[in-house]
RNA sequence: CGCUCAUCCAGAGGGGCAGAGGGAUACGGCCCGUUGAAGCCCCGGCAACCCUCCAGUCGAUCUCGAUUCGUCAGAAGCGAGGCUCCCGGCUCGGGAAGGUGCCAAUUCCGUCUCGUGGCGACGUCCGCCGCGGGGAAGAUGAGGA
Numbered sequence: 001c002g003c004u005c006a007u008c009c010a011g012a013g014g015g016g017c018a019g020a021g022g023g024a025u026a027c028g029g030c031c032c033g034u035u036g037a038a039g040c041c042c043c044g045g046c047a048a049c050c051c052u053c054c055a056g057u058c059g060a061u062c063u064c065g066a067u068u069c070g071u072c073a074g075a076a077g078c079g080a081g082g083c084u085c086c087c088g089g090c091u092c093g094g095g096a097a098g099g100u101g102c103c104a105a106u107u108c109c110g111u112c113u114c115g116u117g118g119c120g121a122c123g124u125c126c127g128c129c130g131c132g133g134g135g136a137a138g139a140u141g142a143g144g145a
Base pairs, nucleotide, nucleotide: 001144003143004142005141006140007139008138013043014042015041016040017039021032022031023030026111027110028109029108044103045102046101049099050098051095053094054093055091056090057089058088059087062081063080064079065078067076068075069074107137112134113133114132115131116130117129118128119127120126
């Protein structure tokens, strides 16, 4: 940075400085906060994106077989077997030294769209209260420019 991909209902807090706000932005809601918010520092922790090793498994590679195609060099998929090492994928798998990240509430909830349940006597492109899917925006990581 109008870029790409993945994840976002799990998890994890104490102290010091500070002194009134904070939960990204706008609006609405609901919370947190003088029993001390934001911010900064120290220590601790969580998680496992990058990383790493181990295990299992699949693929690729390798061998054999027949088939089809063929410009007669070979190619394609299929089946069987092997798989010490090397390469790639996967697992509510294992690890945590390092690079990040994170440590109230689902990313606190809603907003846009689709579907759906209830209520508004009935109906609706309607309203209210819910539920589910998707999107937008945002955050974090790994990349890219």
A computed fold for a 145-nucleotide RNA from Streptomyces albireticuli, annotated as SAM riboswitch aptamer (S box leader). The organism belongs to Streptomyces, within Bacteria. The sequence is in RNAcentral, with records from Rfam and Ribocentre. Its Rfam family is "SAM riboswitch aptamer (S box leader)". Gene Ontology term of the family: regulation of gene expression.